[in-house]
Molecule: transfer RNA
Organism: Phycisphaerae bacterium
């Protein structure tokens, strides 16, 4: 420098144009229990890396930016 993949809850990740964006864990709080773990139940937590473009409608399609991976020179 080029090609490609990838960026989404605190951590791994799913969701690939169509209401109000979702899982496990982890975190709090309750329940259960002589007590802790295990279990069960709830809640907290995100403007979807950024900035524009298209549409009636963008995490999703197209453009540029910046981080990361892989590969090539």
């Nucleotide at each position: 420098u080029c090609a490609u993949c990838g960026u989404u809850a605190g951590c791994u990740c799913a969701g690939u144009a169509g209401u109000u964006a979702g899982a496990g864990c982890g975190u709090u709080c309750g329940g259960u229990u002589g007590u802790u773990a295990a279990c069960c139940g709830a809640a907290g937590g995100g403007c979807c890396a950024c900035g524009g473009g298209u549409g009636c409608a963008a995490a999703u399609c197209c453009c540029g930016u910046a981080c990361g991976g892989u590969g090539a020179g």